[in-house]
RNA sequence: GGGCCUAUAGUAUAGAGGUAAUACGCCGCAUUCGCAUUGCGGAGACAGCGGUUCGAUUCCGCUUAGGUCCA
Numbered sequence: 001g002g003g004c005c006u007a008u009a010g011u012a013u014a015g016a017g018g019u020a021a022u023a024c025g026c027c028g029c030a031u032u033c034g035c036a037u038u039g040c041g042g043a044g045a046c047a048g049c050g051g052u053u054c055g056a057u058u059c060c061g062c063u064u065a066g067g068u069c070c071a
Base pairs, nucleotide, nucleotide: 001070002069003068004067005066006065007064010024011023012022013021018054026042027041028040029039030038047063048062049061050060051059
């Protein structure tokens, strides 16, 4: 320098055009003499910029970051 893949809560993963889900973690309440466990509730995220579309996390392009292969 070139090809390919990936980017979603603090962490690990779903979701593939219309509403973003699950587990652990975090916060609150109940339970307990207390802690733990358990139950209920809550906060918290689509890498960035453009394009297509009535509508984009999803499709397309570029950039950024990571991975991988070639040189």

The RNA shown here (transfer RNA) has 71 nucleotides and comes from a Patescibacteria group bacterium. It matches the Rfam family "tRNA". The family is grouped with related families in Rfam's "tRNA clan". The family's RNA type in Rfam is transfer RNA. The sequence is in RNAcentral, with records from ENA.